Model confidence (mean pLDDT): 81 of 100.
This is a predicted structure of an 86-nucleotide RNA (c-di-GMP-I riboswitch aptamer) from an Actinomycetes bacterium.
The sequence was found by an Rfam model in a public genome assembly.
It matches the Rfam family "c-di-GMP-I riboswitch aptamer". Rfam's curators write: GEMM was predicted in a large-scale screen for bacterial structured RNA regulatory elements.
RNA sequence: GGUGAAAAAUGGCAAACCAUCCGUAAGGGUGGGGCGCAAAGCUACAGGGCCAGGAAAAAGUUCUUCUGGCCGGCUGGGUUGCCACC
Numbered sequence: 001g002g003u004g005a006a007a008a009a010u011g012g013c014a015a016a017c018c019a020u021c022c023g024u025a026a027g028g029g030u031g032g033g034g035c036g037c038a039a040a041g042c043u044a045c046a047g048g049g050c051c052a053g054g055a056a057a058a059a060g061u062u063c064u065u066c067u068g069g070c071c072g073g074c075u076g077g078g079u080u081g082c083c084a085c086c
Stems, first nucleotide, its partner, number of pairs: 001086004012037002017032006035073001041079003045076003048071008057062001
């Protein structure tokens, strides 16, 4: 540098839930806890989903659009890393 995610090994991360704090909310931080993960490391560029507010149309509550925010453990992209083999 290339290939691979499968075996082994060192390990790593941490779903739901609970406690507490921040936030209108989605959601996030910390501690406990483990459902799982070969990138379940980082990144909001693209798609998708979620929250808040406004507008128009329709009609009794939904869809569309705009603005701001959130989700990386929804998918893709970008980027970094462990191990093995060459």